[in-house]
RNA sequence: UCGCUCCACGGCGAUGGAUUUCUGCCGGGCCACACGGCCAAACCGCCCAGAGGGCGGAUGAUUCCUACUCGGUU
Numbered sequence: 001u002c003g004c005u006c007c008a009c010g011g012c013g014a015u016g017g018a019u020u021u022c023u024g025c026c027g028g029g030c031c032a033c034a035c036g037g038c039c040a041a042a043c044c045g046c047c048c049a050g051a052g053g054g055c056g057g058a059u060g061a062u063u064c065c066u067a068c069u070c071g072g073u074u
Stems, first nucleotide, its partner, number of pairs: 009027004013022001016065003020061002028039004045055004
C1' cells in the first nucleotide's frame, strides 16, 4: 500500500411509533479544520400479458401503543 475476515458503530429488512434482538443485508464517494452536510448502497410484496383488476401484513423477529376490520359485552 492492496485484498479478505472479525469486532465496534451507523443504516436497511412491502403501510405509523417505541423497546429488545439477528450466523439477515449494505457501509462506498464528495465537501469540510471540525461540527456537520450531500450523494450512493442495503430496502420499496405477490398474482393476471396488461391500462387496469385481484390478494395482502401496520413486526425481519418479539412485545407494547396507535390506525383500520370482524365479533361479543356494557

The RNA shown here (Fluoride riboswitch aptamer (crcB RNA motif)) has 74 nucleotides and comes from Rhizobium sp. LC145. NCBI's taxonomy places the organism under Bacteria, Pseudomonadati, Alphaproteobacteria, Hyphomicrobiales, Rhizobium. The sequence is in RNAcentral, with records from Rfam and Ribocentre. Rfam family: Fluoride riboswitch aptamer (crcB RNA motif). The family has 289 seed sequences and 2,293 matches in Rfam 15.1. For this family Rfam cites "Widespread genetic switches and toxicity resistance proteins for fluoride" (Baker et al., Science, 2012). The same sequence occurs in records of 2 taxa. The coordinates come from a structure-prediction model, not an experiment, and the mean pLDDT is 80.